[in-house]
Molecule: c-di-GMP-I riboswitch aptamer
Organism: soil metagenome
Formats: sequence, C1' cells, structure tokens
RNA sequence: GAAAUAGGCAAAACCGCUGAAAAGCGGCGACGCAAAGCCCCGAGACUAAAGCCGCGCACUCCGCGCUGCCACGCCAGUCGAGCUACCGAA
Repeated sequence: GAAAUAGGCAAAACCGCUGAAAAGCGGCGACGCAAAGCCCCGAGACUAAAGCCGCGCACUCCGCGCUGCCACGCCAGUCGAGCUACCGAA
C1' cells in the first nucleotide's frame, strides 16, 4: 500500500475433548482480517474455583447452602505499547 499476484488466517453455529466458569484445543464451517502472526507490559471486558465478609442450616468434631467482594484464571478477533514477517505496481 494497486478493488493486483502468490500464498495465509478463520467469526458464529454444530460435534468431540479439557475446565468450576469464563474460555481453550481438535473437527466441520467462512463472518470477517494486511499483521485476525507472537507477546498480558498498560487500559478495558468476561468468569469467580480457592480465599475473605455477612446471613442461614447443622453441630461432639469435620462441615453445608446462599448474597457480596476478589484473579493468581481468561480474552491478542477490545484498544494501545513491544517483537517478528509474506507479496512487490508506480
């Protein structure tokens, strides 16, 4: 960055597996993408297992249920920063 070329990636839905969930991986499938390649450093979204607070239940002890808070989970196809890279007209 040519409504170019060669190639590339693959949203949702569906199926399987993993996971508490968010979500991830594989298959199938193309909504789109010029970094939709990599990376959680900053912001933000999502989830809330464990933990904490409170309430209730149970109680010899261990405990159980629910609301709220919370990331050490997750999203790079939310944005920014960083790293790397294909094509090659004028």